[in-house]
């Protein structure tokens, strides 16, 4: 110097002028506002809206179906499809990454094509012998050997085909093979040891038919009620409808209603009151919170927990901006000076850069963009 | 702001694991004196990007685009 789908961190600081958006105080108004002053004004992702909670409202949020969500173990949280540590499995030469990793002898299904044969498979080419015909050789002869062809058969080693062909190496067997047998590896049981547990490891035993997909149906085992701050609550002067609250009524089911069905719940004569508006948008929910930051303590760490110290955007089609400056960062100069044998360092100077991107009830994670910087790994070269 | 949905060739649209159907368009070609019809052909990153699977438009999961709903009260 290069490479690094390596890690972690941060996401500038301040000063001055002119703006712009709320607040809190004064003073001035012609009640339309105005002007002075104080103080405050985007993020690490504010974003996709992909999880989980807070909060409202639906019925008090119930039971059962049906959907739906997660799945190795142990913990952390308010909870989570999230975080930390392990096991086990992949990937990289390595820093380190990754992983929906429950069950496939409950059942059900799916494997196009090819291929003989796709699930308790099969024999196309092939190996082996044994039978029958024919041919050659050798033999005087009895016979012997070798070969094509056909038959009924043994075999699954080897070719072939697929992603996937019913363990894999090697050696012994055998007519030819074949776990048939034996070693090693693999795999299933058992049982010791370790480990809270996934699991690891020893040592037996089985020659070892029961293989892939459950991000296919499904089983199991936990968990979910539904919608959303345009949820929702409050104020104000007329008709009808209607609503409220407060007395009352009882058809017990035929009717309406309540997040998909069901059970189930509420309504369902009537009568007093009392309300029946606003107007392009009033006030409230609306921001101090599972809040930040800092020491100490426990813990491997997520995190827990004691002190202390700090909170300051709440607009409601949207305000947070622009010019100059110092200073910090980065990058570049055939440019200055120091310092070293040298590769190079350090200071100045000028000259340029700073991405991604804007809050809209509020938090805790993920995921997506995007910029610097430090730090480790590999490779090369050079002093 | 929040909730839902849709993306297959230039258009319209089948297909919901096993070689991506048809229709228009638009090219080319038979035919034809020349054209029109009418016949043959042709023409697809299934938005993009990964991971499930032997296989993926199809299932899973991230982007991106683009559509509808919903704003006092009653």
């Nucleotide at each position: 110097g290069g490479a690094g789908c390596g890690g972690c961190u941060c996401g500038g600081g301040u000063g001055a002028u002119c703006g712009c958006c709320g607040g809190u105080g004064g003073c001035c108004u012609c009640c339309g506002g105005g002007c002075c002053a104080c103080g405050g004004g985007a993020g690490g992702a504010a974003a996709g809206u992909c999880c989980g909670a807070g909060c409202u409202c639906c019925a008090c949020a119930g039971g059962g179906c049906a959907g739906g969500a997660u799945g190795c173990c142990a913990g952390c949280c308010a909870a989570c499809c999230g975080c930390u540590g392990g096991u086990g499995g992949g990937g990289g030469c390595g820093a380190c990454c990754c992983c929906g990793a429950g069950g496939a002898c409950a059942g059900u299904g799916c494997a196009a094509c090819a291929g003989a044969g796709a699930g308790c498979a099969g024999a196309c080419c092939g190996c082996c012998a044994c039978g029958u015909c024919c041919u050659c050789c050798c033999g005087c002869g009895a016979g012997g050997g070798a070969g094509c062809a056909c038959g009924g058969g043994g075999c699954a080693a080897g070719g072939g085909u697929g992603a996937a062909a019913g363990g894999g190496u090697g050696a012994g067997g055998u007519a030819a093979g074949a776990g048939c047998u034996c070693a090693c590896c693999g795999g299933g049981c058992c049982g010791g040891c370790g480990g809270u547990g996934a699991c690891g490891u020893c040592g037996g035993u089985c020659g070892c038919a029961u293989g892939g997909c459950a991000a296919a149906c499904c089983c199991c085992a936990u968990c979910c009620g539904g919608a959303g701050c345009a949820a929702g609550a409050c104020c104000g002067a007329a008709u009808a409808g209607g609503g409220a609250a407060g007395c009352g009524u009882c058809a017990c089911g035929a009717g309406g209603g309540c997040g998909g069905c069901c059970c189930g719940c509420c309504c369902c004569a009537g009568c007093u009151u009392c309300c029946g508006g606003g107007u392009g948008u009033g006030u409230c929910g609306c921001u101090g919170g599972a809040g930040g930051c800092c020491c100490g303590c426990g813990g491997c760490g997520a995190c827990g927990u004691g002190g202390g110290c700090c909170c300051u955007a709440g607009a409601g089609g949207a305000a947070u901006g622009a010019u100059c400056g110092c200073c910090a960062c980065c990058c570049g100069u055939c440019g200055c000076g120091c310092g070293g044998c040298g590769a190079c360092g350090c200071g100045c100077a000028c000259g340029g850069g700073a991405a991604c991107a804007g809050a809209a009830c509020u938090c805790g994670g993920c995921u997506u963009a995007c910029g610097a910087g430090c730090c480790c790994u590999c490779c090369g070269a050079c002093c | 702001g929040g909730c839902g949905g849709c993306g297959u060739a230039g258009c319209c649209a089948a297909g919901u694991g096993g070689u991506a159907a048809g229709g228009c368009a638009a090219g080319g070609g038979u035919c034809u004196g020349c054209a029109a019809a009418a016949c043959c052909c042709u023409c697809a990153u299934c938005c993009c990007c990964g991971g499930u699977u032997c296989a993926a438009a199809u299932c899973c999961g991230g982007g991106c685009g683009c559509c509808g709903c919903c704003u006092c009260c009653a």

Predicted 3D model of RNase P RNA and transfer RNA as a complex of 457 nucleotides. Rfam match: Bacterial RNase P class A. The family's RNA type in Rfam is ribozyme.